[in-house]
Small-subunit ribosomal RNA, 5' domain from a metagenome, 526 nucleotides, folded computationally. RNAcentral holds the full RNA, with entries from SILVA.
Context: one part of a larger RNA
């Protein structure tokens, strides 16, 4: 000397910007954190609205806006957390081929016609609950045959086989029809099949990633072969036979220890030490297995089934899982709000408007660290009083104060006041599209509006120097000395050493030196 997710002691004025359980991957009250779609459906439990009936108390009608619970879809496999496990099934770099990939791009084909059910509901019934059971009633883009099958896709091997689907919304002119409406046209979106891309994933291989030898042998599905199963896919991945291999002193096996990396401190660099914030990969979810659903989990806020804890119970029997934001208890030297909003980014879901989102953005705490500003400025010697110091002559605090004469940053008070807002909405105009001036889409233009932070940043006045300075140190390393006290005591110290009666080294004091809204101290690292 430089650094820290630091603590700790004295002290503390404002602001920007970062950062804040390192320890028990302890246990957790409460509350939110994954919802959407009524333009898939059968409906109407609430609200509103509109009709109708009233004995004015109310009742009826899903007819409208709209939706509570259910049917179906999509998504919950993203996003948020931890770092226990794991020295490689992991990570980092270079490559490989034997795959899958929902949303999304671009094309190709298709989309005909039937069936049977089932929750909402209703009725009856079991249970304290959690939850069910039995009968009956209907709908779908929910399920299931039939047909069709491209020059496409799959199987077989040259001509054969074999699989699909669904329909909702705006509009509408002429035409039909069973005419408040359908067909039929057309326009979105959405179904089915398939190619291609894209993205995302899974799988191989090589090489590099701590310590130990007071750990020298390890291995039997082991190492390779055939067949043959499983997978999306290669493969002892599993299985049966058959052969006996495999890996180790270039450290196999065992044993500790740990999530890797990009970075990060630190060093002239080599190198060490290190993996917080942030970004990529990995693993995880109370502990242990397990599978289902899916385009994707072997799934934090999702299912079985064991275990340990906690909790309800009418004891038959149920519910839970903060290593997601908060917050509590514990544990510790120690680490914060049971805040606000979706106004921005970004997600998810809808056609959209929307609607959700503790992702995020933001606001509180925190000198925790970094960066910046203050706490005045000029003048002013009678060198005032006072304090110390003294050879009693002065000397030092010291222009320091006071007095004079200004200025007002920050903070205060009261005005003004950006920019983070893009877009969605209405309306009118051009284009497309279409049979159409409808409806959609698209650009322009205009009308009104979207801000959590926010009392925002910045700015203008006002008032009055007014509201703002402490740490450590002074023996030598190392910048900075005298006095009084104490008398190997009481203390001191990082090393060396001080202190037993003149201590620049303890303790106060005056002065002085360093940094400064921080200063020391400890603890770690280079």
């Nucleotide at each position: 000397g430089a650094u820290u997710g630091a603590a700790c002691g004295c002290u503390g004025g404002c602001g920007g910007c970062a950062u804040g359980c390192u320890u028990a991957a302890c246990a957790c009250a409460u509350g939110c954190a994954a919802g959407u779609c009524g333009a898939a459906c059968g409906g109407u439990a609430a609200c509103a609205g509109u009709c109708c009936c009233u004995u004015c108390g109310g009742g009826g009608a899903g007819c409208u806006g709209a939706c509570g619970a259910g049917u179906g879809g999509c998504g919950a496999a993203c996003g948020g957390g931890u770092g226990g496990g794991u020295a490689a099934u992991a990570c980092g770099u270079a490559g490989g081929g034997a795959u899958c990939u929902g949303c999304c791009u671009a094309g190709u084909u298709g989309a005909g016609g039937g069936g049977g059910a089932u929750a909402a509901c209703c009725u009856g019934u079991g249970g304290a609950a959690a939850c069910g059971c039995a009968g009956g009633c209907u709908a779908a883009u929910a399920c299931c045959g039939c047909a069709u099958a491209a020059u496409a896709c799959a199987c077989c091997a040259u001509g054969g086989u074999g699989g699909a689907a669904a329909g909702c919304a705006g509009g509408g002119g002429a035409c039909u029809u069973u005419u408040u409406a359908a067909g039929c046209c057309u326009u979105g979106c959405a179904c089915a099949a398939u190619u291609a891309g894209a993205u995302g994933a899974g799988c191989c291989u090589a090489c590099g990633u701590c310590a130990g030898a007071u750990u020298a042998g390890c291995u039997u599905g082991u190492u390779g072969g055939u067949a043959g199963g499983g997978u999306a896919a290669a493969g002892g991945c599993c299985u049966a036979c058959c052969a006996a291999g495999g890996c180790u002193a270039c450290g196999a096996u065992c044993u500790g220890u740990a999530g890797c990396u990009g970075g990060u401190c630190u060093g002239a660099g080599a190198g060490g030490a290190u993996g917080a914030u942030c970004a990529g990969c990995c693993a995880c979810a109370c502990u242990g297995g397990g599978a289902c659903u899916g385009a994707g989990a072997c799934a934090c806020g999702g299912c079985c089934c064991a275990g340990a804890c906690u909790c309800c119970u009418a004891c038959g029997g149920g519910a839970g899982g903060c290593a997601g934001c908060a917050g509590u208890g514990g544990g510790g030297a120690a680490u914060a709000u049971u805040g606000g909003a979706c106004a921005a980014u970004g997600g998810g879901c809808g056609a959209a408007a929307g609607c959700c989102u503790g992702a995020u953005c933001c606001a509180g705490c925190a000198a925790u660290g970094u960066c910046g500003c203050g706490u005045g400025u000029g003048u002013g010697a009678a060198g005032a009083a006072g304090g110390c110091c003294u050879g009693c002559g002065g000397g030092u605090c010291g222009u320091a104060a006071a007095g004079c004469a200004c200025u007002u940053u920050c903070a205060g008070u009261a005005g003004g006041g950006a920019a983070g807002a893009a877009g969605g909405g209405g309306u009118a105009a051009u284009g497309g599209u279409u049979a159409a001036u409808a409806c959609c889409c698209a650009u322009u233009a205009u009308c009104a509006u979207u801000g959590a932070c926010g009392u925002u940043a910045c700015u203008u006045a006002c008032a009055g120097a007014a509201g703002a300075a402490g740490c450590a140190c002074c023996g030598g390393c190392u910048a900075a000395c005298u006095c009084u006290g104490u008398g190997c005591c009481a203390g001191c110290a990082g090393c060396c050493g001080c202190g037993g009666u003149a201590a620049u080294a303890c303790a106060g004091a005056g002065g002085g030196u360093g940094c400064u809204a921080g200063c020391g101290u400890u603890a770690a690292u280079c």